Predicted 3D model of a 1573-nucleotide RNA (small-subunit ribosomal RNA) from an uncultured bacterium.

RNA sequence: CCUUUGGAGGGUUUGAUCCUGGCUCAGAGUGAACGCUGGCGGCGUGGUUUAGGCAUGCAAGUCGAGCGAUCUUGUUUCCGUUGUUGUGGGGUAACCUGCAGCAAUGGUAACUUGAUAGCGGCAAACGGGUGAGCAAUACAUGGGUAACUUGCCUCAAGGAGGAGCAUAGUCCGUCGAAAGGCGGAGUAAUACUCCAUAACGCCUGGAAUCGUAAGGUUCCCGGCCAAAGAUGGCCUCUAUUUAUAAGCUAUCGCCAUGAGAGAGGCCCAUGUCCUAUCAGGUAGUUGGCGGGGUAACGGCCCACCAAGCCUAAGACGGGUAGCUGGCGUCAGAGCGUGGCCAGCCACAUCGGGACUGAGACACUGCCCGGACUCCUACGGGAGGCUGCAGUCGAGAAUCUUUUCCAAUGGACGAAAGUCUGAGAAUGCGACGCCGCGUGAGGGAUGAAGGUCUUCGGAUUGUAAACCUAUUUUAUCGGGGAGGAACCUUUUGGUGUGAACAAUGCCAAAAGUUGACUGUACCCGGUGAAUAAGCCACGGCUAACUCCGUGCCAGCAGCCGCGGUAAUACGGAGGUGGCAAGCGUUACUCGGUUUGAUUGGGUGUAAAGGGUCCGCAGGCGGUUACGCAAGUGAAAGGUGAAAUCUUUCAGCUCAACUGAAAAAGUGCCUUUCAAACUGCAUAACUUGAGGAUGAAAGAGGAAAGUGGAACUACCGGUGUAAAGGUGAAAUUUGUGGAGAUCGGUAGGAACGCCCGUGGAGAAGUCGGCUUUCUGGUUCAUUCCUGACGCUGAGGGACGAAAGCUAGGGGAGCAAACAGGAUUAGAUACCCUGGUAGUCCUAGCUGUAAACGAUGGGCACUAGGUGUUCGUCCGUAAGGAUGGGUGCCGCAGCUAACGCAUUAAGUGCCCCACCUGGGGACUACGGCCGCAAGGCUAAAACUCAAAGGAAUUGACGGGGGCCCGCACAAGCGGUGGAACACGUGGUUUAAUUCGAUGCUACGCGAGGAACCUUACCAGGGUUUGACAUGCUGGAAGUAAUCGCCUGAAAGGGUGGGUGACCUGUAUCCAAUCAGGUACCAGCACAGGUGCUGCAUGGCUGUCGUCAGCUCGUGCCGUGAGGUGUUCCCUUAAGUGGGAGAACGAGCGCAACCCCCGCCUUUAGUUGCUACUUUUUAGAUUUAUCUAGAAAGGCACUCUAAAGGGACUGCCCGCGUUAAGUGGGAGGAAGGUGAGGACGACGUCAAGUCCGCAUGGCCCUUAUGUCCUGGGCUACACACGUGUUACAAUGCCUGUUACAACGGGAGGCUAAACCGCAAGGUGGAGCAAAUCCCUAAAAAGCAGGCCCAGUUCAGAUUGCAGGCUGCAAUUCGCCUGCAUGAAGCCGGAAUCGCUAGUAAUGGCGCAUCAGCACGGCGCCGUGAAUACGUUCCCGGGCCUUGUACACACCGCCCGUCAAGCGCUGAAAGUGGGGGGCACCUGAAGUCCCCGUAAGAGGAUCACGGUGAAUUUCAUGAUUGGCGCUAAGUCGUAACAAGGUAGCCGUACGGGAACGUGCGGCUGGAUCACCUCCUUU
Repeated sequence: CCUUUGGAGGGUUUGAUCCUGGCUCAGAGUGAACGCUGGCGGCGUGGUUUAGGCAUGCAAGUCGAGCGAUCUUGUUUCCGUUGUUGUGGGGUAACCUGCAGCAAUGGUAACUUGAUAGCGGCAAACGGGUGAGCAAUACAUGGGUAACUUGCCUCAAGGAGGAGCAUAGUCCGUCGAAAGGCGGAGUAAUACUCCAUAACGCCUGGAAUCGUAAGGUUCCCGGCCAAAGAUGGCCUCUAUUUAUAAGCUAUCGCCAUGAGAGAGGCCCAUGUCCUAUCAGGUAGUUGGCGGGGUAACGGCCCACCAAGCCUAAGACGGGUAGCUGGCGUCAGAGCGUGGCCAGCCACAUCGGGACUGAGACACUGCCCGGACUCCUACGGGAGGCUGCAGUCGAGAAUCUUUUCCAAUGGACGAAAGUCUGAGAAUGCGACGCCGCGUGAGGGAUGAAGGUCUUCGGAUUGUAAACCUAUUUUAUCGGGGAGGAACCUUUUGGUGUGAACAAUGCCAAAAGUUGACUGUACCCGGUGAAUAAGCCACGGCUAACUCCGUGCCAGCAGCCGCGGUAAUACGGAGGUGGCAAGCGUUACUCGGUUUGAUUGGGUGUAAAGGGUCCGCAGGCGGUUACGCAAGUGAAAGGUGAAAUCUUUCAGCUCAACUGAAAAAGUGCCUUUCAAACUGCAUAACUUGAGGAUGAAAGAGGAAAGUGGAACUACCGGUGUAAAGGUGAAAUUUGUGGAGAUCGGUAGGAACGCCCGUGGAGAAGUCGGCUUUCUGGUUCAUUCCUGACGCUGAGGGACGAAAGCUAGGGGAGCAAACAGGAUUAGAUACCCUGGUAGUCCUAGCUGUAAACGAUGGGCACUAGGUGUUCGUCCGUAAGGAUGGGUGCCGCAGCUAACGCAUUAAGUGCCCCACCUGGGGACUACGGCCGCAAGGCUAAAACUCAAAGGAAUUGACGGGGGCCCGCACAAGCGGUGGAACACGUGGUUUAAUUCGAUGCUACGCGAGGAACCUUACCAGGGUUUGACAUGCUGGAAGUAAUCGCCUGAAAGGGUGGGUGACCUGUAUCCAAUCAGGUACCAGCACAGGUGCUGCAUGGCUGUCGUCAGCUCGUGCCGUGAGGUGUUCCCUUAAGUGGGAGAACGAGCGCAACCCCCGCCUUUAGUUGCUACUUUUUAGAUUUAUCUAGAAAGGCACUCUAAAGGGACUGCCCGCGUUAAGUGGGAGGAAGGUGAGGACGACGUCAAGUCCGCAUGGCCCUUAUGUCCUGGGCUACACACGUGUUACAAUGCCUGUUACAACGGGAGGCUAAACCGCAAGGUGGAGCAAAUCCCUAAAAAGCAGGCCCAGUUCAGAUUGCAGGCUGCAAUUCGCCUGCAUGAAGCCGGAAUCGCUAGUAAUGGCGCAUCAGCACGGCGCCGUGAAUACGUUCCCGGGCCUUGUACACACCGCCCGUCAAGCGCUGAAAGUGGGGGGCACCUGAAGUCCCCGUAAGAGGAUCACGGUGAAUUUCAUGAUUGGCGCUAAGUCGUAACAAGGUAGCCGUACGGGAACGUGCGGCUGGAUCACCUCCUUU
């Protein structure tokens, strides 16, 4: 190069991501079944379950050319009988008699046709069925048979002589119900027997030859073994002489031998399911010698001898199963399967047995024993559908009791032929595959109807109707193949033959044979005529709306739908898909690399054995030579056919079928090659080991020894406490503790050194000395010469706890006791304290036995520590080995991370994993004294469990920062009385809503009626209100009365008496139309429900500083970066750094108001100044008060501007942002206040403000009216008012405001009343008039610390005002009354400056009603050291098992229901073996003439002790599941005592504690190391 044509994914764990990992879907298939539906044809296919039982019919017969016999057809002969014809004879006649013929009938004999029970031959061992058994006496592939057989068939060369005894059938008799026998007589054969002959056969022996051998082949001597005839024809020969046969001939048959073909037997190798919770099995067992037996080898069988044989490459046992070609699936490799078809095997009611035969231990044969069914005269018999049909049963489920031998094939026969449920056909079943049709073209008022609708329309939909043409199929009529070849007869040729017989073969002619079937096919007629369903429509997955339902009913393959707007349930319309089918269920393969050979993994997801030694096994350095087992190449054989593939062909196509090729990846044989592996031999030195010389070390074992500390005891001194804790107590102590000094005793552990230092295989090892001893490293390169690596089983070691025995026991300390804590406290804390901890000798054999990382070898950048050697070097330093750390490149990884000490790149060996739970469990086995360990399931259950990382949230984690958050202050609340609101209670009703902060003087900015939504009662029904339609309507509507009534309403009467337009050019209450009215129909109406269907609006976090985007960059990704860091700010405010650069919403500013100034303007404001004037005072000039006219300077009013920006100075800071201080300034660092509220959170609030979807009511849940209620009152809470007094109260007097309001209004002066108020009426739609007095303060006087001259509740009386109305239920006044209360527990609220506190004033609502709300002005403080703490918030970081986000998650006991499973006194059934007993038929042995008897063996059966398996079992253990059960809170954050592992003890439970271990522990500090300067 050619060739190879072949591989798709999705859903589901999460807030999101990547990975691991399971579950699930889309595909193909089926001997299928079920549901709905169903037009036709072709080809296939159809009892998968009970190898369960079977009625009935059929499925194996044939040959008369093997044999006798019987029946029968026909012909002939003979004999009868009857009838008749002819002809005689006799007789008068009736009639008698002879002969011949014919017909019918009976019989004899011969021949002939056909049939057959029996004897005989062949077949029946094939064909057909089924898959129970069988895991190897099977099957597949390939060999062997020198260890064999073979009927029928073929070929070759031979033979067939002679004789004999019987017996069926038949007849007679006889037994029996039957089935079936028994006796006698008698007969044939291709039946049977004997003799003869005989080989190239068989046997014995010998020789030669071949072979490694067993043995084969050839030759020779001796011995032994056979037969049957039948049919046709002929007369040449022979014999009788018509014709036949003993003759001849043809064909078939018979006997023996050899060979062949085909068939079979036996043997060998390889392959062939699961289980080790089956590890040892085996006595004819393994082998030998000798026999027997067989067609044949062989323990196949027997006697004797030996003790073998199989097994981890899985014996033995258990379970399951017919095997194969093939079939399904698949890219392939594989996996699953063995129905139809084909090959083999096995079986035939269950079990045993032989006989016959070429072949059987025989499906439709025999004998025996069981079970079952049937018949019976009860004595005895019969049967075997797993053949074809059919039936019952069981089951989800599987067909006609059909036709024919016409074809193909088989048996028999010489043949014709007979038989053949083999086979060919047919029927039934959509069971499958394939094909065809149910129509085609035109047709828009886009019809009607349906559905939806935003009511406009859309869609069904060219669909229909309608028009045109057509006729596959169905139906009717007509025509009409092919499957037929044989066979028979005749003729011809040719062979055998003596032949013109006969017969074999070939050819021709004629005749005959079709179940299917008048089938396929063709032609014609009629007429769109006869023919469409099923499933789905949330995602996966193509296809959407309405109604109903309301966590119900239901759906569901997975995820999941359904709790009032369901594309997910049910129906409808529409749509999608497939289509005579469509769905569902079951099963197989695929997807699934999810068992990974192709093609996976094991640090943290499941998974490295606790560690080492080591047998088997696997793997193995360099060189040379040889062999050829593996390997490669070539050739040959085989790999049945069918199937698959390709090509061609036949049915109109296809399915289907035929032919040819290819393939069959395999096995066997032969030859060749020799690189690699292997084997054998010889060598080598680098792997490995040794030698020599050095070195370090808590390596191990034993013995000895030392000091400190501790405790106890003794003695001294000494006195009241000691001890312990968060705080205490239990405890010890005046009988002298603790403290202190001295002494004695005891046991355990070894401080400092000590170090990510050292040693060891790991566990582990730490004072010092001695003895013994293992390993390692370095150097030298002397020796051996691959001696190596790994290592299933096996062995050894193996922390702590624990066990046994004996010691020991100071301290510590499970259990236990007590004290605390607590709701409890079986705990944490404290005081005690026993096992134990220690030693000796054993056992146990497990740990988070961890680097969660098996061992070995090699390779792959570096840097920097440390430890032990060696070398170079003066030193600094460098080089080279062994170990031990950190950082880091490539690479790897899901990520975290690993990175020459790999988790990188390769090779070798071992171990282990395959979703979570159940389960480190049960049962069984092994080990252990026990505790327990090792090994290790299933049922059931879930759709996840999990790893790493991300963003949040949270933490009784950390850091930084802010806020009236705390602190520092001032004043309150909580106590009293009253007011208001709420809860609760009550009630006919106490309408409704708001409910932590963020409800509670809130909606409500004002409930006597109204409001009003609530209650009682009384009314009303097109309505209190709107629109439209229809009809009516003149003394009508309207208006005024009366009666009744609580009113509403109802009833009724009278007077007056309608509007607009038109008719109409004058005239309408009357006519017409409209408004209004009445009646009716549509509808109105609803403060009825849902704020969890909504809009809008609002609260809150929070005026907190945050929330995001574009592009770029980083990361597989979620995501990160920006937004982090440093400084700064009120601020994500700004500056600097920086893989970021920019931007948006927020912050700030822009807006309003207050504070300073300027300008403009000047009435109703103002009045400095000028003039005039009035009154008063004056000594007067003049002064005081007022008015008017000027005036706009001032105040003020209200418009426009200015002003403040860290601008200036100093310090600090990085030369920055900024910050501290200062100057100037009315104001200084946001000047004060307001409006303004990012992305979002709370399903926050509101359907009763309004709007609005849906639902509900419609003589009521609408509406009207009267009265009541919302105002109740044992109580609780919240918010306020007034106080408790002397900084006060009272009385008197006297100043100074601002914001506002006013016409159904504000109301002046004046008068009346103590007052509320009344009379009055000027002025004012307002900078003009009025409300309007400001109050506190000031001044003067009184009170003198009391329940008061405080406080004012409550109550009585008398009044006023508003209003239809003041009782329930208003406000005010006067007089009288004079309660609680003397500063308020726990707790808690507000406030940082014109603020708190305090004083009054106004307004809205409003007829009236304010302690509330909203505003205004007056007087006017104190304090803030500071950020430890409480609360809230922001940023960074950390942990997390949370994400509905800590009000999270979650564990265990107990209780309930359901399910599964273990144990269990036992009980019941099955399996296989063992021992013994019995022992049929048969075979063998033996006795016997025979009948028969005996023995051996043996099926069934029985008994016994064990074993195994299944089911069940009172009770009992455990597990799982199940919206709202109980107890606690163990775990996740430092989870509030860090957690976990092993072990022991204890406890309701999670669990607690002890001992040892781990980090898979947060935080702080320290140490070490690393990086940078």
Notes:
Its Rfam family is "Bacterial small subunit ribosomal RNA".